Source information: The part of an RNA shown here (small-subunit ribosomal RNA, 5' domain) has 508 nucleotides and comes from an uncultured Lachnospiraceae bacterium.

Context: one part of a larger RNA
RNA sequence: GGAUGAACGCUGGCGGCGUGCUUAACACAUGCAAGUCGAACGGGGGUGUCCGGGUGCUUGCACCGGGAGACUCCAGUGGCGGACGGGUGAGUAACGCGUGGGUAACCUGCCCCAUACAGGGGGAUAACAGCCGGAAACGGCUGCUAAAACCGCAUAAUACCGGCGGAGCGCAUGAACUGCCGGUCAAAUAUUUAUAGGUAUGGGAUGGGCCCGCGUCUGAUUAGCCAGUUGGCGGGGUAACGGCCCACCAAAGCGACGAUCAGUAGCCGUACUGAGAGGUAGGACGGCCACAUUGGGACUGAGACACGGCCCAAACUCCUACGGGAGGCAGCAGUGGGGAAUAUUGGACAAUGGGGGGAACCCUGAUCCAGCGACGCCGCGUGAGUGAAGAAGUGCUUCGGCAUGUAAAGCUCUAUCAGCAGGGACGAUAAUGACGGUACCUGACUAAGAAGCCCCGGCUAACUACGUGCCAGCAGCCGCGGUAAUACGUAGGGGGCAAGCGUUAUCC
Numbered sequence: 001g002g003a004u005g006a007a008c009g010c011u012g013g014c015g016g017c018g019u020g021c022u023u024a025a026c027a028c029a030u031g032c033a034a035g036u037c038g039a040a041c042g043g044g045g046g047u048g049u050c051c052g053g054g055u056g057c058u059u060g061c062a063c064c065g066g067g068a069g070a071c072u073c074c075a076g077u078g079g080c081g082g083a084c085g086g087g088u089g090a091g092u093a094a095c096g097c098g099u100g101g102g103u104a105a106c107c108u109g110c111c112c113c114a115u116a117c118a119g120g121g122g123g124a125u126a127a128c129a130g131c132c133g134g135a136a137a138c139g140g141c142u143g144c145u146a147a148a149a150c151c152g153c154a155u156a157a158u159a160c161c162g163g164c165g166g167a168g169c170g171c172a173u174g175a176a177c178u179g180c181c182g183g184u185c186a187a188a189u190a191u192u193u194a195u196a197g198g199u200a201u202g203g204g205a206u207g208g209g210c211c212c213g214c215g216u217c218u219g220a221u222u223a224g225c226c227a228g229u230u231g232g233c234g235g236g237g238u239a240a241c242g243g244c245c246c247a248c249c250a251a252a253g254c255g256a257c258g259a260u261c262a263g264u265a266g267c268c269g270u271a272c273u274g275a276g277a278g279g280u281a282g283g284a285c286g287g288c289c290a291c292a293u294u295g296g297g298a299c300u301g302a303g304a305c306a307c308g309g310c311c312c313a314a315a316c317u318c319c320u321a322c323g324g325g326a327g328g329c330a331g332c333a334g335u336g337g338g339g340a341a342u343a344u345u346g347g348a349c350a351a352u353g354g355g356g357g358g359a360a361c362c363c364u365g366a367u368c369c370a371g372c373g374a375c376g377c378c379g380c381g382u383g384a385g386u387g388a389a390g391a392a393g394u395g396c397u398u399c400g401g402c403a404u405g406u407a408a409a410g411c412u413c414u415a416u417c418a419g420c421a422g423g424g425a426c427g428a429u430a431a432u433g434a435c436g437g438u439a440c441c442u443g444a445c446u447a448a449g450a451a452g453c454c455c456c457g458g459c460u461a462a463c464u465a466c467g468u469g470c471c472a473g474c475a476g477c478c479g480c481g482g483u484a485a486u487a488c489g490u491a492g493g494g495g496g497c498a499a500g501c502g503u504u505a506u507c508c
Stems, first nucleotide, its partner, number of pairs: 001508004006504005013380006019373002021338001026336003030333003035080003040077002043074005049068003053064005087291003096216008106208002111204007119153001121151002128143006159184008169174001189196003217263003224254002229251004234246003266288004270281004293314005316327004344370001346369003352366001353364004383413004393404004417449001420443004427435001452497005457478003463492005473480002
């Protein structure tokens, strides 16, 4: 000198774009953050319409009961989605990440393409009703019922499994092709009749799993480490290879090219600095990973060992009728606490994107906006011209004057920003705009509403007076102060930067 997610002191006019718990992965009141589908299914409630029936009759009204289809609300069965999106960086020195490969050892819902198919049956169960238990959370028994829920049967292959072959190919385990025989496995319908779906197989696309080469902080005042340990055979398990797991057998394997242990740490694209080499950092944004009070576990599913799912244990908090229950903000706001320190319990789904739905549409604290903070960067303003009686005031003075100083006043202009009034968007393609009467444009109006901070001994641009008297104080280093201090304090003057200026901390 540059830089910062900064803080502190003094000061503070406007706008745009960014950015804002670096500390306690501390504890959390309250609200919201993941639902949706009636074009899968059966019910319950409400509203109004239509059609019969009965009774009373004031002959078009009241009452009772039934059916149909419509709209709407409510849970329930079922489907898809809650594995995305959002947060945090605790752990992790690791195939975690980066980079380049491999998978002849693998999977892939929704989407796209192609081929073929959808025949015929069955038994349940929630809802509901009744009864019962419980303070509650919730649960039990009996009875009824539907489905695209569940289960057989049929049919079916180039799918899968088993057996017997063929010809070549690959670095190997082997892979693809091909012939014959045997066995096994499908489906679902809905309605407004045009759509939406269903099943099997092959291919694609997308997304992932696993493996390998190389790279990836400090300490030797850590030198030896390791028993599923290293390898084999056989099995189990997995989508898949593998001590991943197991039985048996062998005794291996790693290490000064730093094993093991300890400390620290999410990694990268990038960012800062530097002429570069390098050094430092990993906040925002993007990619990957890990985690969701702590520890463990599986279930469902195409996908999880699952932040707003389940079970167990622990700590903590809450409710309780003491028998038992409920909870998890490292989602968005917000609260307490910690701290030098970090924001609103805001608006909208208008746009972009996501989930569901045939659609209308619903949901979306993702997102888009607004609010707060000079926290950062950038832009603008606080006026311009003229004006010597060099006014007054103030400071200094050798008392002559000098400085402040064209500075002010005065005169002539201008109106950026702010304020007032009128118009008023783009973002949206027919409709739909939270932002927002915002940006922007126009008009009138007044120099009015808008300047501070640090420094002036040398380094280092900028000097005098008074006060103080090794005191009070200053200070980055050298050093100033003990009676004329350009170094302390105040004033006048000056220098630097400017809506900021200094200080502190950290990096180069």

About this RNA: It was read from a public genome assembly. Rfam family: Bacterial small subunit ribosomal RNA.